[in-house]
RNA sequence: AGGGGAGUGGUGCAAUGGCAGCACAGCAGUCUUUGGAACUGUUGAUCAUGGUUCGAAUCCGUGCUCCCCUGCCA
Numbered sequence: 001a002g003g004g005g006a007g008u009g010g011u012g013c014a015a016u017g018g019c020a021g022c023a024c025a026g027c028a029g030u031c032u033u034u035g036g037a038a039c040u041g042u043u044g045a046u047c048a049u050g051g052u053u054c055g056a057a058u059c060c061g062u063g064c065u066c067c068c069c070u071g072c073c074a
Stems, first nucleotide, its partner, number of pairs: 001070007010024004018054001026042005047063005
C1' cells in the first nucleotide's frame, strides 16, 4: 500500500429497516450473628460525521480504532 472482518452498558452476546433486549457484573432491599448463596427491585450502551428512507444499531459514502491475509522498503 491492497483485500477481508469487527466496533452496542463494566464484560460477553442478541436485535438484519419498525418500542435497543438477554446473561453475568454493579447498586439497593429481603434473608443471615457476619459473609457467601438464594430471592426481589434497579442503574447504565448502538465508534464519529454526512446521506437514503415515513422510519436506520441495521442500507450507502467518508473518517477513526482493533483483528486477519497479501505485498514493498530496511
This is a predicted structure of a 74-nucleotide RNA (transfer RNA) from an Anaerolineae bacterium. The source organism's lineage runs through Bacteria, Bacillati, Chloroflexota and Anaerolineae. Rfam family: tRNA. It is annotated as a transfer RNA.